[in-house]
RNA sequence: CGCCGAAUCCCGCAAGGGAACCGGGGAACCACCACAUUGGGGUGAAUCGGGCGUAUGCCGCCGUGGGAACACGGUCGGCAGGCACCCGUAGGAGACCUUCCUGCUCCGAACCCGUCAGCUAACCCGGUAGGCGAAAGGAAG
Numbered sequence: 001c002g003c004c005g006a007a008u009c010c011c012g013c014a015a016g017g018g019a020a021c022c023g024g025g026g027a028a029c030c031a032c033c034a035c036a037u038u039g040g041g042g043u044g045a046a047u048c049g050g051g052c053g054u055a056u057g058c059c060g061c062c063g064u065g066g067g068a069a070c071a072c073g074g075u076c077g078g079c080a081g082g083c084a085c086c087c088g089u090a091g092g093a094g095a096c097c098u099u100c101c102u103g104c105u106c107c108g109a110a111c112c113c114g115u116c117a118g119c120u121a122a123c124c125c126g127g128u129a130g131g132c133g134a135a136a137g138g139a140a141g
Stems, first nucleotide, its partner, number of pairs: 001133004008019004020128006030118001039116001040113004048088004053083002056080005061074005091107004097141006
């Protein structure tokens, strides 16, 4: 100087305040509505699958002990959710803006509420972190 993102700016010694931006809650109307269940919901592009491994829990099987209940054990089998890694994937980003086409690169995390939330005027509550410097070409506006 730019990019992703709401995540910037101003005042103040500070505490704090304000602006702007973003998110949540919250009527009527509308929407939804057979019942029950695995709870459900939100921020965010960040969902959904598959594979391998691992510890744990449960069930089964086997062995040992026991009168039984049960306990302990296992190169055993199954299931579950967790974690780690790998492969994909809905989706997202890429230098004036918007849309489309071709191509390439990268991301595809994390967190919160706590059994409760459709939409939503008034009103109420909260946030303003962090990470980056890339591969472009064509068409239309």
Predicted 3D model of a 141-nucleotide RNA (c-di-AMP riboswitch aptamer (ydaO/yuaA leader)) from Streptomyces violaceoruber. The source organism's lineage runs through Bacteria, Bacillati, Kitasatosporales, Streptomycetaceae and Streptomyces. The sequence is in RNAcentral, with records from MGnify. Of the family's consensus pairs, 92% are formed in the model.